[in-house]
Context: one part of a larger RNA
RNA sequence: ACCGUGGUUAGACGAAAAGACCCCGUGAAGCUUUACUAUAGCUUGCUAUUGGGUUUAUGUUCCACAUGUUCAGGAUAGGUGGGAGCUUCGGCACCCUUGAGAUACCACCCUUGUGUUAUGUAAAUCCUAACCGGAGGCCGUGAUGAGCGGUUUCUGGAACAGUAGCUGGUGGGUAGUUUGCCUGGGGCGGGUGCCUCCUAAAAUGUAACGGAGGCGUCUACAAAGGUUGGCUUAGCGCGGAUGGAAAUCGCGCUGGACGUGUAUACGCAAAAGCCAGCUUUACUGCAAGACCGACAAGUCGCGCAGUUGCGAAAGCAGAGGUAAGUGAUCCGACCGUUCGAUAUAGGACGGCGGAAGCUCAUCGGAUAAAAGCUACUCCGGGGAUAACAGGCUGAUCCCUCCCAAGAGUCCACAUCGACGGAGGGGUUUGGCACCUCGAUGUCGGCUCGUCGCAUCCUGGGGGUGAAGAAUCUCCCAAGGGUUUGGCUGUUCGCCAAUUAAAGCGGCACGCGAGCUGGGUUCAGAACGUCGUGAGACAGUUCGGUCUCCUAUCUACCAUGGU
Numbered sequence: 001a002c003c004g005u006g007g008u009u010a011g012a013c014g015a016a017a018a019g020a021c022c023c024c025g026u027g028a029a030g031c032u033u034u035a036c037u038a039u040a041g042c043u044u045g046c047u048a049u050u051g052g053g054u055u056u057a058u059g060u061u062c063c064a065c066a067u068g069u070u071c072a073g074g075a076u077a078g079g080u081g082g083g084a085g086c087u088u089c090g091g092c093a094c095c096c097u098u099g100a101g102a103u104a105c106c107a108c109c110c111u112u113g114u115g116u117u118a119u120g121u122a123a124a125u126c127c128u129a130a131c132c133g134g135a136g137g138c139c140g141u142g143a144u145g146a147g148c149g150g151u152u153u154c155u156g157g158a159a160c161a162g163u164a165g166c167u168g169g170u171g172g173g174u175a176g177u178u179u180g181c182c183u184g185g186g187g188c189g190g191g192u193g194c195c196u197c198c199u200a201a202a203a204u205g206u207a208a209c210g211g212a213g214g215c216g217u218c219u220a221c222a223a224a225g226g227u228u229g230g231c232u233u234a235g236c237g238c239g240g241a242u243g244g245a246a247a248u249c250g251c252g253c254u255g256g257a258c259g260u261g262u263a264u265a266c267g268c269a270a271a272a273g274c275c276a277g278c279u280u281u282a283c284u285g286c287a288a289g290a291c292c293g294a295c296a297a298g299u300c301g302c303g304c305a306g307u308u309g310c311g312a313a314a315g316c317a318g319a320g321g322u323a324a325g326u327g328a329u330c331c332g333a334c335c336g337u338u339c340g341a342u343a344u345a346g347g348a349c350g351g352c353g354g355a356a357g358c359u360c361a362u363c364g365g366a367u368a369a370a371a372g373c374u375a376c377u378c379c380g381g382g383g384a385u386a387a388c389a390g391g392c393u394g395a396u397c398c399c400u401c402c403c404a405a406g407a408g409u410c411c412a413c414a415u416c417g418a419c420g421g422a423g424g425g426g427u428u429u430g431g432c433a434c435c436u437c438g439a440u441g442u443c444g445g446c447u448c449g450u451c452g453c454a455u456c457c458u459g460g461g462g463g464u465g466a467a468g469a470a471u472c473u474c475c476c477a478a479g480g481g482u483u484u485g486g487c488u489g490u491u492c493g494c495c496a497a498u499u500a501a502a503g504c505g506g507c508a509c510g511c512g513a514g515c516u517g518g519g520u521u522c523a524g525a526a527c528g529u530c531g532u533g534a535g536a537c538a539g540u541u542c543g544g545u546c547u548c549c550u551a552u553c554u555a556c557c558a559u560g561g562u
Base pairs, nucleotide, nucleotide: 001562002561003560004559005558006557007556008555010554011553012552015547022382023381024380025379027378028377029374030373031372032371035177036176037175038174039173041170042169043168045166046165047164048163049162051127052126053125054124055123056122057121058120059119060118063115064114065113066112068110075103078109079108080107081106082105085092086091131157132156133155134154135153136152137151138150139149140148141147180192181191182190189209193215194214195213196212197211198210216363217261218320219319225279226278227277228276229275230274231273233257234254235253236252237251238250239249259268260267262325264323265322266321283306284305285304286303289300290299291298295364308317309316310315331357334354335353336352337351339350340349389436390434391432392431393430395429397425398424399423400422401421402420406416407415443518444516445515446514448510449507450506451505452504453503456481457480458479459476460475461474462473463472483497484496485495486494487493524542525541526540527539528537529536530535
């Protein structure tokens, strides 16, 4: 060196199981509820099955009778028409008078009431024949029982109940579903549309859970719009009665600092700022040509026609100094219309033009209409994304050094060292999300170790505020060593007794194909708390399957052969 045999399990991110944790899916299921929408059930009313009387109340109707009072007028004048007579021989009317209206007699009607006829409605009550029960006889079936069916008799209830249809309510009893997205993992929080500035790298544009602010309007006939005409703000200095820091007046200087309905930015002086007069262009029908833009949207606009306002006129005016003040489509309703109208007329309906109805704010708006739990869970995926470990980083952490104010009686540096500064390490807590989610088993203990030195002991040395002894501090040094118990799952820590000493760290917080399984982290159960609830809790408590008697390769131990 090669080939074996017997062993041990450190590695082959060993095997097994398309990770159960975590996230994602316009995935699934189970459960909950004051999520949404339905629905069984329960319940209200109406109609049918469903008939007959009586009474009361209340409508309509037929007939008869009654009823009607301001004042004036013989007097209790309902209205209108005809009407000069009617008569039981008593009289009543006409005439006259009063009054808005005049009476006898005839006819028709009005108001209110009484009685009658007919017919409704409601309530109560009575009936029996529907309908619903109970009991007996006979017959059938069956087994001589129970039950069921037929028939018949008696009896109770009764037009109710029951049933059917329609209808209002209730309705997690049941069912189907919804419960957004962004996100230095997810959740919680925050955000989601529009405008302004910076970031933005001197055209435009440009991201982040980057830094700052605003908006969801306001103004109308005595405007904050149009036009015509006029004016100049603000600050400072000087001067001037009351008068002062600031009132109003004059002069000068600065130069736009004031003001502009409102945020910010950019504008603005022959003003876009301020004042006054007259007004409604805050118009109708178009529109050359451009800007912007994935699209859809959005923006500017010469000029023409009509009709107006202001101005002597030239002209200006299709809102506002500009950039926010907003919502597609569908749907139904409204106004207009010279449009269509299913044989024709009409026009139900539709078209076309206009304007309105959405914190559709998750603001390009899935529906008119929607919340949760799952540790009982499941599926598809992801190392596109978290928890362990590794990696990068090193804020935090540990260690060292520099400066030296000060403490140390005096004296910065025996010893300690503020305020600061420079490094090293990669044991902490983190940041990032780079391998691994078709699996890299997680704390602690046991066993077995091995390495570093920033050395706990033992060894050698320097300094000392070293008398000696014991300390303190620094330098060299990793050969060896570095205890046993009580409590706790503990690492750690506290305590007890020792010791020369009871070191700090790395090795996937070394080591579960070596062990354990007390903790954490499934399913059961309970407490506290939270939640209406299903359930939940780096809160607690009791309980809870650790696979491979078999090692292929590397490695290591022992041993044999060539």

Large-subunit ribosomal RNA, domain V from a Candidatus Altimarinota bacterium, 562 nucleotides, folded computationally. Its Rfam family is "Bacterial large subunit ribosomal RNA". The organism belongs to Candidatus Altimarinota, within Bacteria. The coordinates come from a structure-prediction model, not an experiment, and the mean pLDDT is 83. The RNAcentral record of the full RNA draws on ENA.